Context: one part of a larger RNA
RNA sequence: CUAUGUUGAAGGAACUCGGCAAAUUGCACGCGUAACUUCGGAAGAAGCGUGACCCUUAUAUACGCAAGUAUGUGAGGGUGGCACAGACCAGGGGGUAGCGACUGUUUAUCAAAAACACAGGGCUCUGCGAAGCCGCAAGGCGACGUAUAGGGUCUGACGCCUGCCCGGUGCCGGAAGGUUAAAAGGAGUGGUGCAAGCUGCGAAUUGAAGCCCCGGUAAACGGCGGCCGUAACAAUAACGGUCCUAAGGUAGCGAAAUUCCUUGUCGGGUAAGUUCCGACCUGCACGAAUGGCAUAACAACAUCCCCGCUGUCUCGACCAGGGACUCA
Numbered sequence: 001c002u003a004u005g006u007u008g009a010a011g012g013a014a015c016u017c018g019g020c021a022a023a024u025u026g027c028a029c030g031c032g033u034a035a036c037u038u039c040g041g042a043a044g045a046a047g048c049g050u051g052a053c054c055c056u057u058a059u060a061u062a063c064g065c066a067a068g069u070a071u072g073u074g075a076g077g078g079u080g081g082c083a084c085a086g087a088c089c090a091g092g093g094g095g096u097a098g099c100g101a102c103u104g105u106u107u108a109u110c111a112a113a114a115a116c117a118c119a120g121g122g123c124u125c126u127g128c129g130a131a132g133c134c135g136c137a138a139g140g141c142g143a144c145g146u147a148u149a150g151g152g153u154c155u156g157a158c159g160c161c162u163g164c165c166c167g168g169u170g171c172c173g174g175a176a177g178g179u180u181a182a183a184a185g186g187a188g189u190g191g192u193g194c195a196a197g198c199u200g201c202g203a204a205u206u207g208a209a210g211c212c213c214c215g216g217u218a219a220a221c222g223g224c225g226g227c228c229g230u231a232a233c234a235a236u237a238a239c240g241g242u243c244c245u246a247a248g249g250u251a252g253c254g255a256a257a258u259u260c261c262u263u264g265u266c267g268g269g270u271a272a273g274u275u276c277c278g279a280c281c282u283g284c285a286c287g288a289a290u291g292g293c294a295u296a297a298c299a300a301c302a303u304c305c306c307c308g309c310u311g312u313c314u315c316g317a318c319c320a321g322g323g324a325c326u327c328a
Base pairs, nucleotide, nucleotide: 001323002322004320005319007317010314011313014312019309027051028050029049030048031047036041038157052079053078054077055076056075057074058073059072060071061070062069063068080084092307093306094305095304098301100298104116105115120155121154122153123152124151125150126149132141133140134139159293160292161291163224164223165222168221169220170217171216172215173214174213177212178211179210183206184205188201189200190199191198192197225243226242227241228240229239252286253283264280265279266278267277268276
């Protein structure tokens, strides 16, 4: 020096992106235990006390005919140590808000998560030789199932809810008209032949689905405006005008895992806070199953704060046994 450990004055997160690492806590019994809550929880919440050994005494259980043996429980008194759950083993705790309800699953070998799954919800297809899928086919799965079933797709417990737009795209329904393939049709016309004929081209007309067209449908793909003026201070605009649109964003939320300007402004916390929490709304560019907003419980998830604790640090030091190193 390197790696693994031990200890520690005073301070105690001043370290650092961040308490990373380490330390604290740790068991049993008794007491005690908040907000919130889906009444189950939260909870081992938090917090406090006791614990060794000896003597006396009371008592329980099991076994035994009994004597008694074994294991416990309670009360009183005492003894020793720095230390009595004496080593080992063995939860630090609390508050706040984000995300995902939860237990689970995942990148074998840099990602365990807020990603996937999930119970629950919706839409849609499918009447059974089902739909869908595999196969050229036979055949098979679906299923020895039958719409309370099976397939596809989206959302993702529970709670309160889920607004407007069908113009475009898709899907479903409709069939009057338009368009339209092969085919039918054959006016007319060409080649050839003396001719009969043979062989071409070919107008009108008839001709399906599809498309055009007419409707429906958004928990289908998706979308959800601009400008100007106006109230007796000012500001603002409930109100009015106008242009455009298929319709102009409802409830709820909002500087947010979304806010560029931005360290927005105000409040809280700190002596001091680009983070955090609560508000405001000027939403560059939230918004309702590409779900919106809340939410108890849960989490090796991510944020901020507090208590305890500490060599993380002020600021370094000693020690132990390994490696390296020097000598043999």